[in-house]
RNA sequence: GUUGGCUGGGUGAUCGCGCGCAGGUUAUGAAAUAAUGACCUGCUCGAGGAAAGUCCGCACUCCACAGAGCACGGUGCCGGCUAACAGCCGGGCGGGGAAACCCGACGGCAAGUGCAACAGAGAGGUAGAUUGCCCGCACCAGACUUUACGUCUGGUGUGUGGUGAGGGUGAAACGGUGGUGUAAGAGACCACCGGCAGUGGCAGUAAUGUCGCUGGCCAGGCAAACCCCACCGGGAGCAAGGCCAAGCAGGAUGUAGCUUCUUCCGGUUCGCCGGAAGGACACGGAGUUGCUCGCUCCGUCUCAAGUCCAGGUAGGCCGCUUGAGAGUGCCAGUAAUGGUAAUCCUAGAUAGAUGAUCACCGCCCGUGAGGGUACAGAAUGCGGCUUAUAGGCUAACUU
RNA sequence: UGGGGAGUGGCCAAGCUGGUAAGGCGCCUGACUCUGGAUCAGGAGAUCCUAGGUUCGAAUCCUAGCUCCCCAGCCA
Numbered sequence: 001g002u003u004g005g006c007u008g009g010g011u012g013a014u015c016g017c018g019c020g021c022a023g024g025u026u027a028u029g030a031a032a033u034a035a036u037g038a039c040c041u042g043c044u045c046g047a048g049g050a051a052a053g054u055c056c057g058c059a060c061u062c063c064a065c066a067g068a069g070c071a072c073g074g075u076g077c078c079g080g081c082u083a084a085c086a087g088c089c090g091g092g093c094g095g096g097g098a099a100a101c102c103c104g105a106c107g108g109c110a111a112g113u114g115c116a117a118c119a120g121a122g123a124g125g126u127a128g129a130u131u132g133c134c135c136g137c138a139c140c141a142g143a144c145u146u147u148a149c150g151u152c153u154g155g156u157g158u159g160u161g162g163u164g165a166g167g168g169u170g171a172a173a174c175g176g177u178g179g180u181g182u183a184a185g186a187g188a189c190c191a192c193c194g195g196c197a198g199u200g201g202c203a204g205u206a207a208u209g210u211c212g213c214u215g216g217c218c219a220g221g222c223a224a225a226c227c228c229c230a231c232c233g234g235g236a237g238c239a240a241g242g243c244c245a246a247g248c249a250g251g252a253u254g255u256a257g258c259u260u261c262u263u264c265c266g267g268u269u270c271g272c273c274g275g276a277a278g279g280a281c282a283c284g285g286a287g288u289u290g291c292u293c294g295c296u297c298c299g300u301c302u303c304a305a306g307u308c309c310a311g312g313u314a315g316g317c318c319g320c321u322u323g324a325g326a327g328u329g330c331c332a333g334u335a336a337u338g339g340u341a342a343u344c345c346u347a348g349a350u351a352g353a354u355g356a357u358c359a360c361c362g363c364c365c366g367u368g369a370g371g372g373u374a375c376a377g378a379a380u381g382c383g384g385c386u387u388a389u390a391g392g393c394u395a396a397c398u399u
Numbered sequence: 400u401g402g403g404g405a406g407u408g409g410c411c412a413a414g415c416u417g418g419u420a421a422g423g424c425g426c427c428u429g430a431c432u433c434u435g436g437a438u439c440a441g442g443a444g445a446u447c448c449u450a451g452g453u454u455c456g457a458a459u460c461c462u463a464g465c466u467c468c469c470c471a472g473c474c475a
Base pairs, nucleotide, nucleotide: 001397002396003395004394005393006392007391009361010360011359012358013357014356015355017046018045020043021042022041023040024039025038026037027036028035048375052386053385055384056383057382058381059380060237061236062235063234067293068292069291070290072233073232074231075230076229077091078090079089080088081087092106093104094103095102096101107228108227112226113225114222115221130167131166132163133162134161135159136158137157138156139155140154141153142152143151144150145148175193176192177191178190179189180188194218195217196215197214198213199212200211201210202209203208241318242317243316244315250309251308252307253306257281259280260279261278262277263276264275265274266273267272282300283299284298285297286296287295288294311474312473313472325344326343328341329340330339331338332337362373363372364371365370400471401470402469403468404467405466406465409424410423411422418455426442427441428440429439430438448464449463450462451461452460
């Protein structure tokens, strides 16, 4: 220096609080050694590694045991572990470091669509033409000798001319080096290198690695842009939900079948009519967090269900804490983890108990007197992640 | 306890389909006025709550944290 694990004040005294258990007193009660409540005494137990953030995943409960499609949301290298996960373990690839080791939202931009300000000639289209280079034409100047509508060199202007190597702009400009080629050039062509796509062998469960072959194919960035692909997800949450008690005042909105079939009863002018029950379809409303379907419930000769406003209440019991439980030994596994044996019990309050004071010790600051002692407080439970955290102990590795 | 939302000059705020932050009130300076107000002209003032990431580029997208606000149960 790196990584992992453990711990995170101790002992004693006094007073106090909460749950439970035991004993006592007392009230209710016709009575009782029952039950319930109140009070007193004694005893046991009484915050965390994060109880936090509520970021994930589950259990549990209700909606209806929960279906189909779309939408929406999430995850994203591979394999394993797990109740499950965005977690953990192992491996691959990429990046950082001298190393131990650390970090990675790490499928697809070669399916499609979209985006890229400013600058710049041009910003993704087989793009673009400012400078440069080259060519054609016109003009000018010089040289040459063959004195010509000549050749060569240079300059200026010009062209819907060629070019994409160089300069320049930018975060980014359509592979790199060398050659061939050409008027000048350019993967235009060639050799090597790099990438990509296709394909084959070998190693590996796989991700992937490695060795070849073919193709000038050279295809840029962004998916924490839409999207595509694969997989996963029903919703709400303990103020879930169940039971009891207390108390009050209702109002608004809302209006769907006098369908049809069967059975029974009654009436009948034998055509049917009335009533009751059940079924079918239709309609209204609710639930399924959005839509469609499907399903379930309530209702359709009577003011239903639902929604909204107003009102009342702010009480008790259950859920509630023994559980995917904890550490230890052994076994399996590289590990996460799993199996097994015996042992242990470790808060359940409800506006919220777990505290206060003193003494001694530990640690830090200070010459001393003295001061300080991290982060932080359970609220249905559990597995993770993240964030906060003074100090101490310990193991391994690197330089 | 659970669920939902917001944070942009001193105040109120737009911008949130990524391209470098609009407007109003207030403040400062000047003009007008004897002076003040009003009016007119000009100007300053922003690490977009904080930190990290994605991207060429972040107020905007993603992750973590901080602060603030709103809603709720039962009876009928």
Molecule: RNase P RNA; transfer RNA
Organism: rhizosphere metagenome